[in-house]
c-di-GMP-I riboswitch aptamer from a Nitrospirota bacterium, 78 nucleotides, folded computationally. The organism belongs to Nitrospirota, within Bacteria. The model forms 95% of the base pairs in the Rfam consensus. Rfam family: c-di-GMP-I riboswitch aptamer. Its family is annotated with cyclic-di-GMP binding in the Gene Ontology. The prediction has a mean pLDDT of 87. It was read from a public genome assembly, where an Rfam model found it.
RNA sequence: UAACGACAAAGGCAAACUAUCCGAGAGGCUAGGGCGCAAAACUACCGGUCCUUUACAAAGGACAGCGGGGUUACCGAA
Numbered sequence: 001u002a003a004c005g006a007c008a009a010a011g012g013c014a015a016a017c018u019a020u021c022c023g024a025g026a027g028g029c030u031a032g033g034g035c036g037c038a039a040a041a042c043u044a045c046c047g048g049u050c051c052u053u054u055a056c057a058a059a060g061g062a063c064a065g066c067g068g069g070g071u072u073a074c075c076g077a078a
Stems, first nucleotide, its partner, number of pairs: 004076002012037002017032003021028002035065001041071003045068003048063006
């Protein structure tokens, strides 16, 4: 350095739900709350799921805590 992930250490994030706001909607911000997470950090490139328009195709939007890929990163037992 890479791989790896401990009954280690220091920390981090925050599901459902509730409240406010935004959105046509999926959903998102903020506050509370903690199900969990070793990348539950970032990224919409690929697949998938969801929403809108639509006769179908297709187009647009959302989800990174659905999976894959890419980028970055704390610690150092086996």